Molecule: transfer RNA
Organism: uncultured bacterium
């Protein structure tokens, strides 16, 4: 330098046009003599960033940044 994949909660990751979610961790309560362990409720997100398409975009085009990974 060319080429492919991915970018969504604090860390894993779904979601592939119509109000953004699951495990885990985090706060509170509940159970215990007290813990672990279980149970219920909560809070956490400019969906990497500019365009474009649409009646609406995380979602589909484009570029740019970043991260893996291949080819010279």
């Nucleotide at each position: 330098g060319c080429c492919c994949a991915c970018g969504u909660a604090g860390c894993u990751c779904a979601g592939g046009g119509g109000u953004a979610g699951a495990g885990u961790a985090c706060u509170u309560c509940c159970u215990u003599g007290g813990u672990a362990a279980g149970g219920a409720a909560g809070a956490g997100g400019u969906c990497u960033c500019g365009g474009g398409u649409u009646c609406a975009a995380u979602u589909c085009c484009c570029g740019a940044c970043g991260u893996g990974g291949g080819c010279u």